[in-house]
This record gives sequence, structure tokens and C1' cells, in this order.
RNA sequence: GCGCGAAAAAGGCAAACUAGACGAAAGUUUAGGACGCAAAGCUAUGGGUCUAAAAUUGUCGUAAGACAAUCAUGACUGCCAGGCCGCCCAU
Repeated sequence: GCGCGAAAAAGGCAAACUAGACGAAAGUUUAGGACGCAAAGCUAUGGGUCUAAAAUUGUCGUAAGACAAUCAUGACUGCCAGGCCGCCCAU
């Protein structure tokens, strides 16, 4: 240097689920818990996915408001790429 990571070691992370906290929700977070993971480390940059509080429009309503549609300014890196960094090592 390499590899769609072969074996081993040292360590690492932690799905579902349960409980607490935050949030309108998606989801996040802490503790427990391990389905898995060689980048399941970091980064919402491109695609993708989820949510729809506010806003806009419409319908109903005397009104307060209710409902529906659209929408990310909210999220997801354990969906796929890109960027940054990185343990071990057969070959």
C1' cells in the first nucleotide's frame, strides 16, 4: 500500500424490547438489554425514508375552533453513495 477482511488478540459499538426524561410528531437521550456491526467512529453534502408543530389553501362553523391537503424550517449515517479520521492483519 491492499482487501465486498481469512484467522486471532486487545478493546469498541449496541437492534428489538422495558423504564425514566425531552419533543406536536418523527425521533433523541439516560439506565437495563444484545439482534447484529471492521468503521454500527464523525459528518444531513447528494439521493432516499419518516414526521407535519408553525404557515398556506380549502371545507364546516356566528365565533372559538375542528377537519383535510400541501409543505422542513424537524429528524434518520444500523438505507445507499460522498467527505474526514481510525485498531489488527492473512495475502